[in-house]
RNA sequence: ACAAUGGAGAGUUUGAUCCUGGCUCAGGAUGAACGCUAGCUACAGGCUUAACACAUGCAAGUCGAGGGGAAACGACAUCGAAAGCUUGCUUUUGAUGGGCGUCGACCGGCGCACGGGUGAGUAACGCGUAUCCAACCUGCCCACCACUUGGGGAUAACCUUGCGAAAGUAAGACUAAUACCCAAUGAUAUCUCUAGAAGACAUCUGAAAGGGAUUAAAGAUUUAUCGGUGAUGGAUGGGGAUGCGUCUGAUUAGCUUGUUGGCGGGGUAACGGCCCACCAAGGCGACGAUCAGUAGGGGUUCUGAGAGGAAGGUCCCCCACAUUGGAACUGAGACACGGUCCAAACUCCUACGGGAGGCAGCAGUGAGGAAUAUUGGUCAAUGGGCGAGAGCCUGAACCAGCCAAGUAGCGUGCAGGAUGACGGCCCUAUGGGUUGUAAACUGCUUUUAUACGGGGAUAAAGUGGGUCACGUGUGACUUAUUGCAGGUACCGUAUGAAUAAGGACCGGCUAAUUCCGUGCCAGCAGCCGCGGUAAUACGGAAGGUCCGGGCGUUAUCCGGAUUUAUUGGGUUUAAAGGGAGCGUAGGCCGUCUGUUAAGCGUGUUGUGAAAUGUAGACGCUCAACGUCUGCACUGCAGCGCGAACUGGUUUCCUUGAGUACGCACAAAGUGGGCGGAAUUCGUGGUGUAGCGGUGAAAUGCUUAGAUAUCACGAAGAACUCCGAUUGCGAAGGCAGCUCACUGGAGCGCAACUGACGCUGAAGCUCGAAAGUGCGGGUAUCGAACAGGAUUAGAUACCCUGGUAGUCCGCACGGUAAACGAUGGAUGCCCGCUGUUGGUCUGAACAGGUCAGCGGCCAAGCGAAAGCGUUAAGCAUCCCACCUGGGGAGUACGCCGGCAACGGUGAAACUCAAAGGAAUUGACGGGGGCCCGCACAAGCGGAGGAACAUGUGGUUUAAUUCGAUGAUACGCGAGGAACCUUACCCGGGCUUGAAUUGCAGAGGAAGGAUUUAGAGACAAUGACGCCCUUCGGGGCCUCUGUGAAGGUGCUGCAUGGUUGUCGUCAGCUCGUGCCGUGAGGUGUCGGCUUAAGUGCCAUAACGAGCGCAACCCCUCUCCUCAGUUGCCAUCAGGUGAAGCUGGGCACUCUGGGGACACUGCCACCGUAAGGUGUGAGGAAGGUGGGGAUGACGUCAAAUCAGCACGGCCCUUACGUCCGGGGCUACACACGUGUUACAAUGGCAGGUACAGAGAGACGGUCGUUCGCAAGUACGAUCAAAUCCUUAAAGCCUGUCUCAGUUCGGACUGGGGUCUGCAACCCGACCCCACGAAGCUGGAUUCGCUAGUAAUCGCGCAUCAGCCAUGGCGCGGUGAAUACGUUCCCGGGCCUUGUACACACCGCCCGUCAAGCCAUGAAAGCCGGGGGCGCCUGAAGUCCGUGACCGCAAGGAGCGGCCUAGGGCGAAACUGGUAAUUGGGGCUAAGUCGUAACAAGGUAGCCGUACCGGAAGGUGCGGCUGGAACACCUCCUUU
Repeated sequence: ACAAUGGAGAGUUUGAUCCUGGCUCAGGAUGAACGCUAGCUACAGGCUUAACACAUGCAAGUCGAGGGGAAACGACAUCGAAAGCUUGCUUUUGAUGGGCGUCGACCGGCGCACGGGUGAGUAACGCGUAUCCAACCUGCCCACCACUUGGGGAUAACCUUGCGAAAGUAAGACUAAUACCCAAUGAUAUCUCUAGAAGACAUCUGAAAGGGAUUAAAGAUUUAUCGGUGAUGGAUGGGGAUGCGUCUGAUUAGCUUGUUGGCGGGGUAACGGCCCACCAAGGCGACGAUCAGUAGGGGUUCUGAGAGGAAGGUCCCCCACAUUGGAACUGAGACACGGUCCAAACUCCUACGGGAGGCAGCAGUGAGGAAUAUUGGUCAAUGGGCGAGAGCCUGAACCAGCCAAGUAGCGUGCAGGAUGACGGCCCUAUGGGUUGUAAACUGCUUUUAUACGGGGAUAAAGUGGGUCACGUGUGACUUAUUGCAGGUACCGUAUGAAUAAGGACCGGCUAAUUCCGUGCCAGCAGCCGCGGUAAUACGGAAGGUCCGGGCGUUAUCCGGAUUUAUUGGGUUUAAAGGGAGCGUAGGCCGUCUGUUAAGCGUGUUGUGAAAUGUAGACGCUCAACGUCUGCACUGCAGCGCGAACUGGUUUCCUUGAGUACGCACAAAGUGGGCGGAAUUCGUGGUGUAGCGGUGAAAUGCUUAGAUAUCACGAAGAACUCCGAUUGCGAAGGCAGCUCACUGGAGCGCAACUGACGCUGAAGCUCGAAAGUGCGGGUAUCGAACAGGAUUAGAUACCCUGGUAGUCCGCACGGUAAACGAUGGAUGCCCGCUGUUGGUCUGAACAGGUCAGCGGCCAAGCGAAAGCGUUAAGCAUCCCACCUGGGGAGUACGCCGGCAACGGUGAAACUCAAAGGAAUUGACGGGGGCCCGCACAAGCGGAGGAACAUGUGGUUUAAUUCGAUGAUACGCGAGGAACCUUACCCGGGCUUGAAUUGCAGAGGAAGGAUUUAGAGACAAUGACGCCCUUCGGGGCCUCUGUGAAGGUGCUGCAUGGUUGUCGUCAGCUCGUGCCGUGAGGUGUCGGCUUAAGUGCCAUAACGAGCGCAACCCCUCUCCUCAGUUGCCAUCAGGUGAAGCUGGGCACUCUGGGGACACUGCCACCGUAAGGUGUGAGGAAGGUGGGGAUGACGUCAAAUCAGCACGGCCCUUACGUCCGGGGCUACACACGUGUUACAAUGGCAGGUACAGAGAGACGGUCGUUCGCAAGUACGAUCAAAUCCUUAAAGCCUGUCUCAGUUCGGACUGGGGUCUGCAACCCGACCCCACGAAGCUGGAUUCGCUAGUAAUCGCGCAUCAGCCAUGGCGCGGUGAAUACGUUCCCGGGCCUUGUACACACCGCCCGUCAAGCCAUGAAAGCCGGGGGCGCCUGAAGUCCGUGACCGCAAGGAGCGGCCUAGGGCGAAACUGGUAAUUGGGGCUAAGUCGUAACAAGGUAGCCGUACCGGAAGGUGCGGCUGGAACACCUCCUUU
C1' cells in the first nucleotide's frame, strides 16, 4: 500500500489428576401455541392441521358508433277519459307512436387462457443458470406496402302449436347483419421446375432471378374518423432442444421391446419413436441404472467469524392443480378454477319419469386442531376487460375492523423532603438493622387521557365543454366536475398527577438470601442434583436480581459442537489397520528438450430480473418503515494474452524398477527313502506279593503270577541334545538324516532394457486350532461319558479308565489375543552396543561397507505409559476403518456353506456416563525385611462342680435406664431393706418440692401436745421476735404476676470427658527441584537402633508434632536438719522394754546434691554402632516402675455425671407420700471365690512387713458370754495409739477314704446396725454335710523380685450381700532353640475392575412388575406393476344409397382409452392365540464365574457337556503374579 471489522466458554465420569468421549446450559430466530399481566401510536403479519365438506352474498363482462328489434324505465308528441278550477292551464289515468334517451332477452364482435387461490402431484429439462432454434407460432400494439369489387341462400330473436313437475326441448312459419357461402382480382404466401450465392464445420441449410398452378376482404356513424383483407418487418408473449447443478436408501444390482438406431410415411406451429410399417440388435448402469421413500423449484430467510448447516410463510419469478379420472371443442392463445362431454364418489331438488352442483376467488359456516381474523367500505387512486367516448364491470387493488402474533417509538411523572414516621419482616451485643426519599407533605410539568375548537391537509394526475398555438393529436389557458378512508393526520386551548406495571428468577452453571411450614411426605428439576426435624434447591412471606407493555414455559432450526473435521479430527493401550498376498478399474508418479493450452493466472464483453443485502443521501415530528443513487450478488458463458506448475503429446537420460553373470546362505515348500531312543502291546525266561495313585485316599491292576527285570517281535506317533529375544517364509507357519523337484531374499560386478513404478474398491488365491464328508490308520494323549475322591452341594479342580478326535489321502469350511493389539510404498533426520549372512582392508584378537534380527538413548512426538533410522519423529501417495455406553455383531433381508456356521448388518427402548493412562491410599488365600508373651519353650489358670456377681432370654403391674466382637458382660454402681429410684400400684398438690424479681395483704418465724388417716396432709394450738435516723427495714406466711420444673427425645445437632488401634513409630511443613497434573522428592537406598535412634550415601537443605530427655517413685553414696524416729558411746532404771537423762554416730525421715556417658580395654565395622558370664562400679548399655498417648480411625461411648442447640409435656412426661419392684427363674454366657486334698487338713508353740485410715471414729484393759458381742474404765485428732501380719519355722495328729478333704443347702438358737431385716442384711454357736477325686473341643495370663502363693489396708458405708475394685508388703520360681506357622503392627515393592476402600466389587439362571421389539397359524388393509375380459365420451381412419344449393353432416364400422370385472405374483403397513431374547425396577431365590496368583492365572477361536454363572479338550495371546536361571544394558 492493497485488503479486512472477524472467532469467549461453563457443568457433569474420579478419593484426587490428565486425556478420550458423550449428555446438558448460557446466544440468536419463528406464520408459532400456552400461562400470568396489559395504556397509546406507526409499520408489517395472520388455517403450518382435513387438496376435508360447504348454507348465503358477491368475485367477468362490455359494445345500440355491427344487427333485427322494443319486455322494462323516462321524456316528448297525438288521441281519449276524469278531477281541480284561474276556462285554458295543471294534475291523474288509458291508448297510440322505436320517432327520442336508452335497453331485458336474442344474433354478432372482443374479453372470458389475464387478474385472484392452492401446493395435492412431480426427483422431472420441473426449476436455476448458460447456450441454441437455418426446426417454430404470436390476437390486441407499432412501422410500411397493396387492396376493400360483384352476388347468394339461410338462421336466432319475435309469432303459432306441442311435450315436461322442473331443467329444458321439438315442430311450423317470418326476418337482419361487421354471421355464413359463391365468384372476380392478387403476391416477397404455398407447391412445382430451372438455379445455386452464402453460412466456422456439416450424407446440412439454401438467398437472388425466371416460368406454371392454387388462395382474400365488411362495413358503421357521420364528414372526421373507426374498422376489414393480404404481405413484410418489429415489439411482446409463448413453444422446443442442449451443457452444468438439483434429497435419502445398495438390507433396491441389474434395467429396457417402441426399447436403441436406420429407411419411408403420418401428424404437429415446429424437431423428434410423437405415431405407424419394415430392417438391424442395440441402449442405460458401480461416475449408481432400475426400484423404494420423501419433496413444488428459485430469488431469498434464519444461524454462523467464515466455510457451512437448516428452511422455502408473507413479497417477486417459474411450474403444477381446480371434487377424482379421461377427453376433446372453440380460439392468436386452453386440453380452460367461476366453459362443454363422459365415467366415479358425494350433496341437493323431484310429481320417481328425471334433473342440478363443485369457495385450493373474497367474506362466512361446520369439522379437524395447541392454533390463525369481518358474511365491512370504495372504485377516489394504481392496474385490467369492453367501448369512438361518456361510461359500465372489477372481493385485483386501496382502505377500514379483529388479534401483544412480530418490529420500532412514547408514556405511566419530575424536583425537594428524615422523627430515617406507622406498619411489615428478619437479625441482634436489645443499642439497633432493613423495606427507605420509598410514603406522607411542599413545589413544578402536561407527552398521553378527557373536553372544546381550528384544519376542511398532501396524496388530483385527469375527464367533459370552451378559447388559443402548432398542425391532425399534442401543448397552454379558462370553466365545470371527481376523495372511500375522514372531518382522519396535524395544530391550538382548557382540566388536573390527574387515566396507565407487571412477569420470571435468587444451590452451582447464572446476576440475586433470610425466616416460617413440611419431614425421602408433599413436591422441585435444563444438567449436576434437592427433600429422611435446624432445606439459601419443596410451599408461603420479607428482601433482592433481571427484563419491562411485556415476562416466562413449550415446540422447532442454526450456533456453541474442531461432536462428520475442505477450512478443521483420528485409528499401540481410549471407538477405529482388512488374517495375508496377487491383481482389474481408479488415484498418484523420476530426469532433460520441444510443442499444446484442458486445468491455472490475467484483461475484457455479455449476463447474473426486481425486491432482498450493504454504503451514502433524502422523506414520514424520531425510529421501525419507505424513496433515490452506488456497490455487492463470490456464478455461468464468449473473446484475447501468459506458460512456472498439473495434464496431453514428442525427444533424450539412468539414479526408480527389471534382466544377465559370479559368490555364498537358510527349521522356505512338495514328493520319496532311511534311522535310533522312548511308549504301549504280544511271546518266552527270572521272580513273588503287592503294584499304582494322592495333600490323604479310593476306584483300577494282581497268586489265572501283576509291578520289577532280561530277550525277541509288532504297531503307530513324535524327532532328545545341538537350540540361541538364531535363521527362513507374504501371513498362517517351518526342526532327525538324505535324494529329487520348485521358490526366495542377500552380497559383488556394472553388461542389457529405459519409468517398464507405488497403491489397490471389486475379483482371485493362501489361511493355526477346533469342526464336517468319504476312505484308511489308531501307539500315546484325550472333549463327551463312567467310576473313585473332595465338598453343604461339586454336573469342577485331583485320581483310575475312556469314545470322537489327535495321524494319512481327497474334498469342504474361512475363523483366532490370525498381535508388534502398530496397513503398504518412498525420502529425510544425533549416537552407543550385541548378533546373523555376504564382502573389502595381503594376515588379524582390529576396522570399513551392504542387507537382516535385538538392546539402551539425543532431538522430536505422545494424555501418559512409552516410541525413538525396524518411529508412535518430519513429509508425500494410495487403501481400510472409527464417531458415547448398552440393546448387538443381535433381529430382518440377501449372499456363501452338507451342517456347524461365516459375511453383510439396523431400529425401538434405555443410561449420564462407559473408557484410557497415571497418582495417593486400602486390600491380596503376592513378595522381601523387621517387631510384639504373637507363636514356640515353660509356669499357673478358665472351660467340668457348688456358690457369688454381671449379662442375655423369659416372666412380671414393674422387673427403671444405659454399655453389646476385639474396645459390653464383679461395666456406669467406690456399697438398691426405706431413702437412693429414674420403674409399677394407689392416695394427694397445681406459681407448684427447691431458687428468685415485682405488687398487695398479714404476721414473728417456729411450733411441743392431741385427733382422723397408710402417710403426704388436715385440724388443734400451750409457748413465742430483732434493728431503727421512727420514714421504715430484716425474717416469715398468703394472694396475684413474671421466671419454674422434666433421669422426657435426639451422643446421627454439640461442648467436655473417655475407650481402641498403640507407647505402635509414625504424621507433616517451609524453600528448592522433578512432573501438563493429581502428586513426588525430603521420609528412598546400605548399615544400625527399642525408636523417622543415628551414621553413610543422596536434588535436596532445614524445621515442627511424636521418639528420647526434662517430672515422680525406687536402687548406691555424700551433705544439711534431728521429733513422735534411732541407741553406737556415757549414765540411771525395770519383771521386761530407748523406759529415762543424754546424743544424732548408725538406721530412718525430710530437704539438697553426686552417680552411668558405650566413658575405659579387646575384637568387628568407614561411621553410627555391635560383641565380651571384660575391668571398675550399688547399678551397664533407655538400671526397674510410673506419669506422659503425635496426625488421625471407629457418625465408637456418654443429652442418666455436668453443660448445651432444637423438639416435646405444663391440674402433668412436674412434684409429695405409702407399698411394691430393680433381689423374679425351665435356661444360656462372661468374670470370680471355694475346692477336689498329704508340697495337705486340724491343734499347739513361735519369727519377720509395708502402706493407709481414724472422733458420728480407731482401739486397749477389766466384767459377762463358747462366740458374734456386751457393760464400765482408759488411750489416740496420730513417725507416739490402733499394730498380734499370714504363708514360714518347730512339735503333734490324720494315712488316701467322698475322708479330721470340701463346705453348699437346711433346721434350731442368737448378736449387731437401723423408724423398720417378711419380700430383701451381715455376723456367731450347735446340728445337717450336697456336688466335687484336677475337668471335652477350645481358650487366658505371665519373661524377674515377674508368675505363683500368703496375708494386711483403704474408699463407698447406719449396716451390708466385698469372693468385687484400688493399694501394700512377705515367700519366691521355670523357660525362651528360634521366627516356619497363627494373631496384631511397621517399612519397601508388586497386582487391582476396590475408594462406604475385601464386611469391597461383581456374574448368570430362576421368581415378580412394567416397557419397547423379533417370530407366528391366520385376519384386515395400502400404493404400484403384470395378464385376460369388457369398455363411456372423444380425436383420428374408413364408409356414407339418407339430409343439405354448397360447405358439410346424420348413420354404420374400426383403432386407442378413463373406468369396471376376474386372476396370479411381488412390495409395504396394522393386528393376533402363542413364543424368543432384550431393557428397567432400595432391600426375593440359588450359587460365587471375574477383579489380588480372586483362591484351578485370565482371555480369544472352536467343539462337546452342565440348574446357572460356567467346566473340559485342542491351538493361540500376555492385556499373568511369584521364584530361579540365562542373556543384555547402565553405574562404580